The prediction has a mean pLDDT of 78.
c-di-AMP riboswitch aptamer (ydaO/yuaA leader) from Bacillus tuaregi, 123 nucleotides, folded computationally.
The sequence is in RNAcentral, with records from MGnify.
[in-house]
RNA sequence: CGCCGAAACCAUAGAGUGCGGGGGAACCAUCUGGAUUCAGUAGAAUCCAAGGGGUGAAUCCUUUACAUAGGUAGGGCUACUCUGGCCCGAAUCCGUCAGCUAACCUCGUAAGCGUUAUAGAGA
Numbered sequence: 001c002g003c004c005g006a007a008a009c010c011a012u013a014g015a016g017u018g019c020g021g022g023g024g025a026a027c028c029a030u031c032u033g034g035a036u037u038c039a040g041u042a043g044a045a046u047c048c049a050a051g052g053g054g055u056g057a058a059u060c061c062u063u064u065a066c067a068u069a070g071g072u073a074g075g076g077c078u079a080c081u082c083u084g085g086c087c088c089g090a091a092u093c094c095g096u097c098a099g100c101u102a103a104c105c106u107c108g109u110a111a112g113c114g115u116u117a118u119a120g121a122g123a
Stems, first nucleotide, its partner, number of pairs: 001114003008017002010014001018109006028099001032049007051097001052094004060071003074088004080122005
């Protein structure tokens, strides 16, 4: 100096600015499955089983000796677009709980990498 990412800036240094995330009304939307009972066409109760959600592109399918292997939604690499080329397609947190959501409340501002570079066309 550059890549990825919200992850940068300010010497006024903080309850900062900018950027990013979560929670959180009305309206709207939604109301797990099975069994039994009440009730009588709209529902309620009990028991058993199962969960659900967030950050992120990272989801799903097949396969294996459960060693793994192949593909895929999606994402990245040129200041922009298209076509090709090359890569990624992880990890982790909450803890039975959170739809959307104004006011409001709250959190993060990292980590990891690269050293003559992805090409052509168009604009």

Its Rfam family is "c-di-AMP riboswitch aptamer (ydaO/yuaA leader)". Rfam links the family to the GO terms regulation of gene expression and cyclic-di-AMP binding. Rfam describes the family as follows. This family represents a conserved RNA structure found upstream of the ydaO and yuaA genes in Bacillus subtilis and related genes in other bacteria. The source organism's lineage runs through Bacteria, Bacillota, Caryophanales, Bacillaceae and Bacillus.